[in-house]
RNA sequence: AGAGUUUGAUCCUGGCUCAGGACGAACGCUGGCGGCGUGCUUGAUACAUGCAAGUCAAGGAGAACAUUAUCUUCGGAUAAUAAGUAAACUGGCGAACGGGUGAGUAACGCGUAAACAACUUGCCUCAGAGAUUGGGACAACAUUGGGAAACCAGUGCUAAUACCAAAUAAUGCAGCGGGCUCUUCGGAGCACAGUUGUUAAAGUAGGCUUCGGCUUACACUUUGAGAUAGGGUUGCGUCCGAUUAGUUAGUUGGUAGGGUAAAAGCCUACCAAGACCAAGAUCGGUAGCUGGUCUGAAAGGAUGAUCAGCCACACUGGGAAUUGAGAUACGGUCCAGACUCCUACGGGGAGGCAGCAGGUAAGGAAUUUUGCACAAUGGGGCGAAAGCCUGAUGCAGCAACGCCGCGUGAACGAUGAAGUUUUUAGGAAUGUAAAGUUCUGUCGUAUGGGAAGAGAUCUUUCGAAAUGUUAAUACCAUUCGUUAAUGACGGUACCAUACAAAGAAAGCACCGGCUAACUUCGUGCCAGCAGCCGCGGUAAUACCAGGGGGGCUAGCGUUGUCCGGAUUUACUGGGCGUAAAGGGUACGUAGGCGUUUUAAUAAGUUGUAUGUUAAAUAUCUUAGCUUAACUAAGAAAAUGCAUCCAAAACUGUUAAAAUAGAGUUUGAGAGAGGAACGCAGAAUUCAUGGUGGAGCGGUGACAUGCGUAGAUAUCAUGAGGAAAGUCAAAUGCGAAGGCAGCCUUCUGGCUCAAAACUGACGCUGAGGUACGAAAGCGUGGGUAGCGAACAGGAUUAGAUACCCUGGUAGUCCACGCCGUAAACGAUGAGUAUUUGGUGCUGGGGGAUUCGACCCUUUCAGUGCCGUAGCUAACGCGAUAAAUACUCCGCCUGGGGACUACGAUCGCAAGAUUGAAACUCAAAGGAAUUGACGGGGACCCGCACAAGCGGUGGAACAUGUGGUUUAAUUCGAUGCAACGCGAAAAACCUUACCUACACUUGACAUACUUGGAAUCUUUUGUAAUGAAAGAGUGCCUUUUGGAGCCAAGAUACAGGUGCUGCAUGGCUGUCGUCAGCUCGUGUCGUGAGAUGUUGGGUUAAGUCCCAUAACGAGCGCAACCCUUACCCUUAUUUGCCAGCGAUUCGGUCGGGAACUAUAAGGGGACUGCCGGUGAUAAACCGGAGGAAGGUGAGGACGACGUCAAGUCAUCAUGGCCCUUACGUGUAGGGCUACACACGUGCUACAAUGGGGAGUACAGAUAGACGCUAAAGCGCGAGCUGGUGCUAAUCUCAUAAAACUCUUCGUAGUCCGGAUUGCAGUCUGCAACUCGACUGCAUGAAGUCGGAAUCGCUAGUAAUCGCGAAUCAGCAUGUCGCGGUGAAUACGUUCUCGGGUCUUGUACACACCGCCCGUCACACCAUGGGAGUGUAUUGCACCAGAAGUGGGUAGUCUAACCUUCGGGAGGGCGCUCACCACGGUGUGGUCCAUGACUGGGGUGAAGUCGUAACAAGGUA
Repeated sequence: AGAGUUUGAUCCUGGCUCAGGACGAACGCUGGCGGCGUGCUUGAUACAUGCAAGUCAAGGAGAACAUUAUCUUCGGAUAAUAAGUAAACUGGCGAACGGGUGAGUAACGCGUAAACAACUUGCCUCAGAGAUUGGGACAACAUUGGGAAACCAGUGCUAAUACCAAAUAAUGCAGCGGGCUCUUCGGAGCACAGUUGUUAAAGUAGGCUUCGGCUUACACUUUGAGAUAGGGUUGCGUCCGAUUAGUUAGUUGGUAGGGUAAAAGCCUACCAAGACCAAGAUCGGUAGCUGGUCUGAAAGGAUGAUCAGCCACACUGGGAAUUGAGAUACGGUCCAGACUCCUACGGGGAGGCAGCAGGUAAGGAAUUUUGCACAAUGGGGCGAAAGCCUGAUGCAGCAACGCCGCGUGAACGAUGAAGUUUUUAGGAAUGUAAAGUUCUGUCGUAUGGGAAGAGAUCUUUCGAAAUGUUAAUACCAUUCGUUAAUGACGGUACCAUACAAAGAAAGCACCGGCUAACUUCGUGCCAGCAGCCGCGGUAAUACCAGGGGGGCUAGCGUUGUCCGGAUUUACUGGGCGUAAAGGGUACGUAGGCGUUUUAAUAAGUUGUAUGUUAAAUAUCUUAGCUUAACUAAGAAAAUGCAUCCAAAACUGUUAAAAUAGAGUUUGAGAGAGGAACGCAGAAUUCAUGGUGGAGCGGUGACAUGCGUAGAUAUCAUGAGGAAAGUCAAAUGCGAAGGCAGCCUUCUGGCUCAAAACUGACGCUGAGGUACGAAAGCGUGGGUAGCGAACAGGAUUAGAUACCCUGGUAGUCCACGCCGUAAACGAUGAGUAUUUGGUGCUGGGGGAUUCGACCCUUUCAGUGCCGUAGCUAACGCGAUAAAUACUCCGCCUGGGGACUACGAUCGCAAGAUUGAAACUCAAAGGAAUUGACGGGGACCCGCACAAGCGGUGGAACAUGUGGUUUAAUUCGAUGCAACGCGAAAAACCUUACCUACACUUGACAUACUUGGAAUCUUUUGUAAUGAAAGAGUGCCUUUUGGAGCCAAGAUACAGGUGCUGCAUGGCUGUCGUCAGCUCGUGUCGUGAGAUGUUGGGUUAAGUCCCAUAACGAGCGCAACCCUUACCCUUAUUUGCCAGCGAUUCGGUCGGGAACUAUAAGGGGACUGCCGGUGAUAAACCGGAGGAAGGUGAGGACGACGUCAAGUCAUCAUGGCCCUUACGUGUAGGGCUACACACGUGCUACAAUGGGGAGUACAGAUAGACGCUAAAGCGCGAGCUGGUGCUAAUCUCAUAAAACUCUUCGUAGUCCGGAUUGCAGUCUGCAACUCGACUGCAUGAAGUCGGAAUCGCUAGUAAUCGCGAAUCAGCAUGUCGCGGUGAAUACGUUCUCGGGUCUUGUACACACCGCCCGUCACACCAUGGGAGUGUAUUGCACCAGAAGUGGGUAGUCUAACCUUCGGGAGGGCGCUCACCACGGUGUGGUCCAUGACUGGGGUGAAGUCGUAACAAGGUA
């Protein structure tokens, strides 16, 4: 410090996620030791048991056990010690500290800084004064009674440092009164004399004593001061919500009184009407606050365990007081309430762990021992002290909960062992790792030793120690020295020795990317993983397991939470044209900001100083535990607040000036600026009349509609409403909305020019106010045209639409509402600065001219293009989206949601404000490349058109689907499967089925043994089996070798079994379409672009020119083959012009001319001419030529697409079978048959059929072959055996054509299916299941619906011939020649393709994407008759305990008394206040609710097709 994730890719915006750190944690797996810390975060839930607060030189009373002594009736009694002890009681002090918890509290509660001239303070310290005289009770105790108990009541006795009265108190304190000084006018201080009130424990202990007392210590009273601790007040700071905007009657203030330690409405009476609030009152929600802690670079954010400060609470978010210095009291009291327990059940009693343990229970993911000790603590209480108490505290125990440290061994050790994993089977890895050898001993075990913490503070002994006190050398206190005792932890830390052994001690998660680390098996969208992206559908580095590896380590992972990354709330440090985001516009209040100069001030600002900022923490430096964690000391810091002083630039304030900003006056000017009144013309419609006579109107085409009752058309007149042609424009005006005929009136703003005046008067603007298109609403008018709704007609599968005919609201006017728009420049207002060019509008100046123009310049406005700059890009660019400043508004992922609830406004419609649950990992902007478009431009193709002939109808052939079957083997499936693989299924083929057999196998290699091999006969349908016979090979160095056969055993063979979506190879297709790319350069942030585009041209990215491109490659073309012309060479088996012969057949002699054959050459290149074109490329025409613009045909197929086809040609990974999914044999099947489709053949006839006759090819094939002549047969064919290994022989008569004849439009002399009989051929074999022949039979069919196919010239059409396969089997396929047309205007349309451009929400790319209703399931949520809990306001009832007031009832120790009583007090009664509780009625939150509304999600549902292309109506 960043990374992953939106896309085909890119840049940006923007969210989500990750890597880091932390924790009082929990969970999973694992676990050796030690040190230091930490340990109910949840139910402030309920609690059994033990302990956590006692203590004491005061007081009275006062045991027992035990021991000793004496006595004894031997039962015991008495005395002493124990002991003035224990226990209980009175009294003093403490119990208000210490310890716990965080419920409440949004508050002077906390923090910080002040202040009390308005206060208190037990114990402690210092100082002054004092401590006199009396009195009456009550506990304990004794006794009586009640009660289950707790306990209570009565009577009697008694002490005090308990209680009470009196004296003293000056100069004390308190009150009253006058005086002086100071004063903030509130009061404070000082001195004075008078008056009133107020105090004591002569106690305890020690020493001395003349017994009177003196003295010391402690205790006591009072006063002043201090210290400590508290109380109250104030400034500032302290969470969220405005969908909480008004709150408040003791409320705010005053006077008087009361009250308190003390100020105060703290309380009461009266008076006034104030007080708080947009700088957020009130209300609601949440929360103890802080030092600090965690994180972060910091600013910040989150947090408030342990430690420390403050606050609050103690069964209850109840009440109340008492005592006291202090409490409204955690281990006190009273009352109420809930709960628990005891009980003898009544009108009873007891209780309060948020102290330490604990358990238990409960809750929960989750948190310890019912331990030891006061040894330590400038600990606490009491005490003079010893000492006692102390769950404070110190320790130990449990827990990897955290931090820190140590260990689980070290060195050597290669045969690179075994095992395991993997493999290309060779090896590689685990791995010096192990084993083995040598060594060490942390830790562990055993034994022994053994601290510090302990300071004589206190206590003990001693000192003729010192000091103080004193009459005193006693006593006592303090100090010093000396002596001794005291340790819970704990025989712990630590040290030594020994033993003998590496012995007892390693795990966890991870390995697709982020993110370090890879392979095998299993699984097969299953099981599962997952933080995000995502992985898994048979070769998973992502699941599970093994091996291996990287990471951390006594831990490792997961989960949760916080900060960080996140500049993703932006103070530091973001944005708003299109990504989320400028308010519809203006005016204006508060507020914010604000021109120049001078002077003053010192609020802000800056600086010095002082105080404070507790300690701890954190930082630095040292020190102590072996180190570290931990602990200690010191330093610095503590950014804040307060006070004082200083400075005076800037801001503020005050004062005085100024004129530049702003405004006023004067003179001109432009304008659809606004409001009102009036007027004119064109057009539509309607009405009346005339002319006229059949249609009009409307549409893509129709129809509805109007019209013989006279429309439309046309002429004339009239009525009425609305709107404003030309001018007119990128024009003008207005704040925006918006504004357009003409005249008049009223009126707002703006601009220019030149002077004068005012003197900052300015800018912005939360709330607020006004204006605000269209539609809509209310009332009343008006209504020509247009026209939601509605009606009808069309269209359509439907058409509640688009189109048409009508038509109501409305549109218009007046008044009043509404308050919204893509109210847009998607761009808030204002000011200033910053190169330019060019238009337009309104003014002014200069120059010039007769004048208009024109030129130049300056203000104000309005457009375009562009520099710098900015921007993600597009773009903006003086009218900024540049550079700066001021103010306002707004944004923070998408959806849910322009929603819900609440509130405000509105007549309503609705508007404004405006969430959450839930859900997704994206949503989005700009640009790029493609693809697509019922977008555009250009071009091509038998693509259409123009033609010719077919298919689709019939019969048959053949292939496919389907069906059937034991099997009908398998594959191919739009074009690009279907006469396809198959260039030949009777057996074989053959892969399928049935039956019978074989198991190292039908076939290959290797080993051993034996043997030749092989042939014949026999059983069986055959394979096979059994047996008999025949037969003994070749080479040789004589060991053996080559090939062959049989047997045995094991490695293995074998598979047309699966996967063409694991593959190679081959092939189809777009497409013989003209395209597809690269290097360097340039442009762009980038994807990419350029080149390859443009202007021409071509069959062509073919060529030329232009050009930030220049070149190059694969394709095109050419090179190759055939064919068309010529030449040369060659001349048999081919040929025959001329010559000769002839059996008349090139047959022969001969010839080498011609044809032909087959080798090599030539020829055609836009080369030549003319025109067009740009003087180009090229095109058009022509000449010559056998051929002319690629002459014709073929082979040849760019980058790529279709997971196209093929595992059954072959090869091959993986998987599967192995007495079978292998192999052999026989028979069957692939040939089935209701049907559907494709491809063909034959036809339907006269351009024909039949008969007779006569001509003319080419290219092939042939020895397991083609076969001649001749003969036989009606024929298929048979006999025959000549020729031919082929330019020689054969297949082999080509057919259509032509000539003659017949048929006469018919199911025929057309057509030939089907069937019967008889045959031929091939072949072991023709039944399933061959071809052919003869005779007989003679079906459908009379030219074929929708639709659809081929073809542009030697082509279509038509005619026959040959070949491959093959024993036999051709309507198929591949070739060959014969005869031989028609048409193409042209590119609008269909299909396909190419280039450029445009739009896009597509990229699996339009067979795309995608919207809404409905149906189903689940989830959260709104409404809802209501119901329930909680909380709160108001009104009323009620009224415990307590306090205060009253008191005529009753009781009464201290004091007084005239002895009667009084004073005072208690109890009781009563009044006031008041908790719990209750009633009624409102508010708020939450839960729940039949039913209901929309929303979200879901895999393959239904209906349509709204959006994205002109998305088919933008």
Small-subunit ribosomal RNA from an uncultured bacterium, 1514 nucleotides, folded computationally. RNAcentral holds the sequence, with entries from ENA. It matches the Rfam family "Bacterial small subunit ribosomal RNA".